[in-house]
RNA sequence: UAAUGUUAAAGGCAACCUUAGAGAAAUCUAAGUUCGCAAAACUAUAGGACCUGAAAUGGUAGCCAGUUGUCAUU
Numbered sequence: 001u002a003a004u005g006u007u008a009a010a011g012g013c014a015a016c017c018u019u020a021g022a023g024a025a026a027u028c029u030a031a032g033u034u035c036g037c038a039a040a041a042c043u044a045u046a047g048g049a050c051c052u053g054a055a056a057u058g059g060u061a062g063c064c065a066g067u068u069g070u071c072a073u074u
Base pairs, nucleotide, nucleotide: 002074003073004072005071012037013036017032018031019030020029021028022027035062041067042066043065047064048063049060050059051058
């Protein structure tokens, strides 16, 4: 540097649900919890897709995608 994620170790994230708060809603924030995750880290003024809404100028990165990166093995 590249490929892979079978085993091990370290560290990390936190779905659903509950409580409190924000919002018209989707959904978000904090705490608890732990279904899972090798990018479940970041990006929603590059794009597709989806959700809410009469209407996107709202939202989803734990749908695809883009960028960066830990550990192990080869």